[in-house]
RNA sequence: UCAGCAGAUCGUUCUACCGCGUCACCUUGGUGAUGAGGAAAGUCCGGGCACCGCAGAGCGCCAUUCUUCCUAACGGGAAGAUACCCGUGAGGGUAUAGUAGCGUAACAGAAAAUAACCGUCUCGUUAGUUGCUAACGCGAUAAGGGUGAAAAGGUGGGGUAAGAGCCUACCGGUUCCUUUGGCGACAAAGGAAGCCGUACGCCUAAUGGGGUGCAAGACCAUGUACAUCGUAAUUGCUAGGGCAACCUAGCUACAGGGCUGCUCGCUCUGAUCUCUUUGGAGAGUUGCGAGGGGUAGGUCGCAUGAGCAGUGUGGCGACACACUGCCUAGAUAAAUGGUAGAUUGGCUAGCUUUGCUAGUUAUACAGAACCCGGCUUACAGAUCUGCUGACUUU
Numbered sequence: 001u002c003a004g005c006a007g008a009u010c011g012u013u014c015u016a017c018c019g020c021g022u023c024a025c026c027u028u029g030g031u032g033a034u035g036a037g038g039a040a041a042g043u044c045c046g047g048g049c050a051c052c053g054c055a056g057a058g059c060g061c062c063a064u065u066c067u068u069c070c071u072a073a074c075g076g077g078a079a080g081a082u083a084c085c086c087g088u089g090a091g092g093g094u095a096u097a098g099u100a101g102c103g104u105a106a107c108a109g110a111a112a113a114u115a116a117c118c119g120u121c122u123c124g125u126u127a128g129u130u131g132c133u134a135a136c137g138c139g140a141u142a143a144g145g146g147u148g149a150a151a152a153g154g155u156g157g158g159g160u161a162a163g164a165g166c167c168u169a170c171c172g173g174u175u176c177c178u179u180u181g182g183c184g185a186c187a188a189a190g191g192a193a194g195c196c197g198u199a200c201g202c203c204u205a206a207u208g209g210g211g212u213g214c215a216a217g218a219c220c221a222u223g224u225a226c227a228u229c230g231u232a233a234u235u236g237c238u239a240g241g242g243c244a245a246c247c248u249a250g251c252u253a254c255a256g257g258g259c260u261g262c263u264c265g266c267u268c269u270g271a272u273c274u275c276u277u278u279g280g281a282g283a284g285u286u287g288c289g290a291g292g293g294g295u296a297g298g299u300c301g302c303a304u305g306a307g308c309a310g311u312g313u314g315g316c317g318a319c320a321c322a323c324u325g326c327c328u329a330g331a332u333a334a335a336u337g338g339u340a341g342a343u344u345g346g347c348u349a350g351c352u353u354u355g356c357u358a359g360u361u362a363u364a365c366a367g368a369a370c371c372c373g374g375c376u377u378a379c380a381g382a383u384c385u386g387c388u389g390a391c392u393u394u
Base pairs, nucleotide, nucleotide: 001390002389003388004387005386006385007384008383009382010381013342014341015340016339017338018337020035021034022033023032024031025030026029037365041376042375044374045373046372047371048370049213050212051211052210056264057263058262059261061209062208063207064206065205066080067079068078069077070076081096082095083094084093085092086091097204098203101202102201103200104199105198117145118144119141120140121139123137124136125135126134127133128132153171154170155169156168157167158166172196173195174193175192176191177190178189179188180187181186217300218299219298220297226291228290229289230288231287232286236251237250238249239248240247241246254270255269256268257267258266271285273284274283275282276281307326308325309324310323311322312321313320314319344362345361346360347359348358349357350356351355
C1' cells in the first nucleotide's frame, strides 16, 4: 500500500417563514413543550395485560435436549467442551439425552449383517492315471478375488485339512477403573477387557405448554322484528317454620352447559309457573338456545415502562448493584411536512493534491397503530478499534 476477518458508531445539523398532530396554560385567539426506526419490516419465539365463574389430573399433540452462567421468560444471549466440515490464515458453520428393540440405505452385487458368486480345503463317485489331473456331489471356509460410498478393525507371527481374534505382539476404535487439572461438559497420563460394521429414522426418557387475543376487553348512546323453531324433569331424603295448605335451606337423582382436542374430576344453572281442557293435550309468561332482523356513533383501554441516559463498583463476558438526572408520538383514514440559506456528508470537474475552488445532491433499507425482550431478513455511504494474508525496503 492492497485485499480480507470480527466488532462498534453515525446514517445529517442549525436559523427563518408557512403548514399539520397531541398535551398544558392563558382567554377567543395566542404562548410553550413535543412529534416515525435500527430494523418501525416478517408475525417466527417469549412475556406483560385482558377475557373465559374456578382453570385440576391423565392422555393426545407440539417444542426443547453438551457444560456453566445471564434474564421476567424464551426455541434467546455470554463464555466454554467434544466431533465433523470450509478457509493459507484471522475466522465461519453444523451437531450434541438414551440404544434393549424395529425399519431404511437407490443402483451394482451371491449377499447390506441369519453373508458362500468365483476361489481354497477334507471326503465320496466317475474317467484318465506313477505321482497326480478333470468333472460332479455332501460338508467346511470371511484368509484371496469381483461388485459397491461402505462387505464383518489393520500389520507381522503361530496354528489349521484349508482358514478365521482361534491364539499372540504392536497399532486403531469402544467401554470401564485409577491419579492429576477443571465449578462442569471434559482433558492428560497409566491400566484392564478380544468388547469390535457405519449412518439415519422410528422408539424411549426428562423438561415445558389451558385457550383466544387490542379486530382482547369495559362502558355510554342509538336502533329494530320477532307474528319463527326447539327445550324446561321432579325421583326422593333430611332439618327448620306453620293448625293445615304450604314456605325456606341442604343433599341426591335428572337435564342442559363450562375451562382445552379427548377422557375423568370439579363446578354452574334449571318453573317444582299460570290458565283452559273432550283429560289425549293445548295456550301464555319466563329462562336457555337456534334461525332471522336492526345498529356500526362515541368514550376508555392508549402511553411511567421487566423505561432511558450518565457516573462508579463487581464480572473474561452477557449482565448485576448503587447514586444522579430525564419524561421523549398516541393518530383512527390515519399527523410528524414544504420553502430559502448555511453546516456536514456524498458525487463530478479543475488546481498549486495534508488541501482549495466551482457545480450538483440529501439520494440506501425503509414509515409507529397495546407494550416490552429476542430471532430472522433488507440496507447507498462515512468513521473507528483489534487481528490475518500478500507485496515492498520506500

Bacterial RNase P class A from Perlabentimonas gracilis, 394 nucleotides, folded computationally. The source organism's lineage runs through Bacteria, Bacteroidia, Bacteroidales, Tenuifilaceae and Perlabentimonas. It matches the Rfam family "Bacterial RNase P class A". The family's RNA type in Rfam is ribozyme.